[in-house]
RNA sequence: UCCCGACAACGGCACACCCGCCGCGAGGCGGGGCCGCAAAGCCAGGGAUCUCGCCCCAGAGACCGCCCAGCUGCCGAA
Numbered sequence: 001u002c003c004c005g006a007c008a009a010c011g012g013c014a015c016a017c018c019c020g021c022c023g024c025g026a027g028g029c030g031g032g033g034c035c036g037c038a039a040a041g042c043c044a045g046g047g048a049u050c051u052c053g054c055c056c057c058a059g060a061g062a063c064c065g066c067c068c069a070g071c072u073g074c075c076g077a078a
Stems, first nucleotide, its partner, number of pairs: 004076002012037002017032006035065001041071002045068003049062004
C1' cells in the first nucleotide's frame, strides 16, 4: 500500500414518525427524532421501484438507507 472488518478507539450519518417550507406529484430542504449503517460519503452510468404526461408525436422527472458499477475516505485487531 492492497485485501479485510474487531465485544478496539476517536468520531460520523440519521429509518420511521412529528413540525415548518417548496413541488401537480414521486419527493426535496430545515428542525426534532433515532430503526439502523464500515462508507447509510459523493455519484442518476446500468437495472428495479415510484411520479407526471399519455388524442397524435414525444417523453420528462423522483429515488443511491433496493441492487450493480465508478470516485474518495477514518482506524488498524485477526
Record summary: Predicted 3D model of a 78-nucleotide RNA (c-di-GMP-I riboswitch aptamer) from Svornostia abyssi. The coordinates come from a structure-prediction model, not an experiment, and the mean pLDDT is 87. Taxonomically the source falls in Svornostia (Bacteria, Bacillati, Thermoleophilia, Solirubrobacterales). The sequence was found by an Rfam model in a public genome assembly. It matches the Rfam family "c-di-GMP-I riboswitch aptamer". Clan: c-di-GMP_I riboswitch clan.